[in-house]
RNA sequence: GGCAAGGUAGCUCAGGCGGUUAGAGCGCAGCUCUCAUAAGGCUGAAGUCGAGGGUUCGAGUCCCUCUCUUGCUA
Numbered sequence: 001g002g003c004a005a006g007g008u009a010g011c012u013c014a015g016g017c018g019g020u021u022a023g024a025g026c027g028c029a030g031c032u033c034u035c036a037u038a039a040g041g042c043u044g045a046a047g048u049c050g051a052g053g054g055u056u057c058g059a060g061u062c063c064c065u066c067u068c069u070u071g072c073u074a
Stems, first nucleotide, its partner, number of pairs: 001073007010026004019057001028044005050066005
C1' cells in the first nucleotide's frame, strides 16, 4: 500500500429489511431487607450511536470522505 471486520451508556455487547420512546448484562446512585455487611428486591441517572457531508418525509441502519482499533496479505 491492498483487502476484511469493527468504533453504540463507565465496561462487555445487541439493534441483519430505514419508521413511532436507542436497549440488555455488569458497574454506579438512592430506597428496601438485616443487629450489621454481603446477597436479594424496587427505583433512577448515564448516549451529539468515531468525525464531517450526502440521499430521504424520516438514518445507529443506505452512499461518499476522513479517523482510530484488530486481522490477513504484498